Context: one part of a larger RNA
Molecule: large-subunit ribosomal RNA, domain I
Organism: Roseomonas sp. E05
């Protein structure tokens, strides 16, 4: 040096757990802010780094209400306290809330810089805009415009769903222009717990429906379409769920505020078991019992209905919160729809690409009737049916979940599942925008190795000891690559 066989050593796969993810259900909540948010910043504990948490009253102050022995977050340790005259702890409410942020007195390179008035001081006011109301007040006399004061509202966060106002491209058509991705992604205004639509100038066919929304069917049909790739209804049935109102007055909306019921943010009660075996430990074994309106889970030194915690069941609230009924009081609701219907050009929306294109919008230029009237029934005209445009409101059925509580899963189990089970949007990388990890596991209990030896008063390592177990001490289990010993053969 190889090979084999045996013990190590590194190394962390597998196994077994699971605080933590991931889907759905169900109910609630669906907003927070100029009374200053969301979200920093810097601060705050004896001793204090990081998380929490709270804010010069800084891990807290005060009232109420549950609770009922220990407590001073994670987080030990020391030191100092606190508590049955009821602490810590939970729950409602308050109070305090340093700067920065819409950030608002100006200013700025956020968290800092400077000012004005009122007021002895504490402290408190001053940005803009839009709406009321006063008062002043130009050129210009009245006026107006402008100035200015007060009041009230706005303004910034915020997951996704909605309704408006702009609006691509890649692609697809096997090139590619119309066409299609699409009214999509994006930008952007504006609202709500939903929004929006909505009470027939609608369909239908001679018979008749009776707002509007959402689902299934109808149906990939009718049709549109370089008739190419494509796009694609509607009536009609079935169902969800269904309410109608108003324009001046015996109505109907809104909000306040009381009273009852409920629910919800703490909680309380609450059946029933012993001995033996084995072992470190009994819930396992066996032998006898018992309770179930409860044998849903979890825990405890191994598997526990009757040890704990819960569960089933049954209770409970000074005080907030919410929903419903009821009563009571403010409020607020402005008269039947003319430059409108229609019509010429020019585009746009309807499944409908100008097509015979009806209907719906509407930038230009136009412009009626007035119920003996007026739309529409898909070019148009007659006839015949049906409606009542040009004013306002309107619960439900539907769409989502940043978020709370509860329950479930032929869903994951640390290279899985959230990027993150862990000081994670940290560490780190980038001037920024952004991008982004790794990283769980002694033991039933620290009982975490007293003391003694080797070494440097180290690292390690021996002994002792504690444990069931240290071959559980860089810690479960401990694969395999990859190092070593020892013994055999072999070269």
């Nucleotide at each position: 040096g190889g090979c084999g066989u045996u013990c190590g050593g590194u190394g962390g796969a597998u196994g077994c757990c699971u605080u933590g993810g991931c889907g759905c259900c169900a109910a609630g909540a669906g907003g927070c802010g100029a009374u200053g948010a969301a979200g920093g910043a810097c601060g705050u504990g004896g001793c204090a780094c990081g998380c929490u948490g709270c804010g010069a009253u800084a891990a807290g102050c005060c009232g109420c209400g549950g609770g009922g022995a220990g407590a001073u977050g994670c987080g030990a340790g020391c030191g100092a306290u606190c508590g049955u005259u009821g602490a810590u702890c939970c729950g409602c409410g308050g109070a305090u809330g340093u700067c920065c942020g819409a950030a608002u007195g100006g200013g700025g390179a956020a968290a800092c810089c400077c000012c004005u008035c009122c007021g002895u001081a504490a402290g408190g006011a001053g940005a803009u805009c839009c709406u009321g109301a006063g008062c002043u007040g130009a050129a210009u006399a009245c006026a107006u415009a402008g100035g200015u004061u007060c009041a009230g509202g706005a303004g910034g966060c915020g997951a996704a769903c909605c309704c408006g106002g702009g609006g691509a491209a890649c692609u697809g058509a096997a090139a590619c222009a119309u066409c299609u991705c699409a009214g999509u992604a994006c930008c952007u205004g504006g609202a709500g717990g939903a929004a929006a639509a909505g009470a027939c100038a609608u369909c239908a066919a001679c018979a008749g429906a009776g707002a509007u929304u959402c689902c299934c069917c109808g149906a990939g049909u009718a049709g549109u379409g370089g008739c190419g790739a494509g796009c694609g209804a509607a009536a009609g049935g079935g169902g969800a769920g269904c309410a109608g109102g108003c324009c001046a007055g015996u109505a109907u909306c809104u909000c306040a505020u009381c009273u009852g019921a409920g629910u919800u943010u703490a909680g309380c009660u609450g059946a029933a078991c012993g001995g033996u075996c084995u072992g470190g430990a009994a819930a396992g074994u066996c032998c006898g019992g018992c309770c179930a309106g409860a044998g849903c889970g979890g825990g405890u030194g191994a598997u526990a209905g009757c040890c704990c915690c819960g569960u089933a069941g049954g209770c409970g609230a000074c005080a907030g919160g919410u929903u419903c009924a009821g009563g009571u009081g403010a409020g607020g609701u402005c008269u039947u729809g003319a430059g409108u219907a229609g019509g010429g050009c020019g585009g746009g929306g309807c499944a409908c690409g100008u097509g015979a294109a009806a209907c719906c919008c509407u930038g230009u230029c136009u412009g009626a009737a007035c119920g003996u009237g007026g739309g529409g029934g898909g070019a148009c005209c007659a006839c015949c049916c049906u409606c009542c445009a040009a004013g306002c409101c309107u619960a439900a059925a539907u769409a989502c979940u940043c978020c709370u509580u509860g329950g479930c899963g032929a869903c994951c189990g640390a290279u899985a599942g959230u990027g993150c089970a862990c000081a994670a949007g940290u560490a780190c990388c980038g001037u920024g925008a952004g991008g982004g990890a790794a990283a769980g596991g002694u033991g039933a209990a620290a009982a975490g190795c007293a003391c003694c030896c080797c070494g440097a008063c180290a690292a390690g390592g021996g002994g002792a000891g504690u444990g069931a177990a240290a071959g559980a001490g860089a810690c479960c289990u401990g694969a395999a690559a990859c190092c070593g010993a020892a013994c055999g053969c072999c070269u």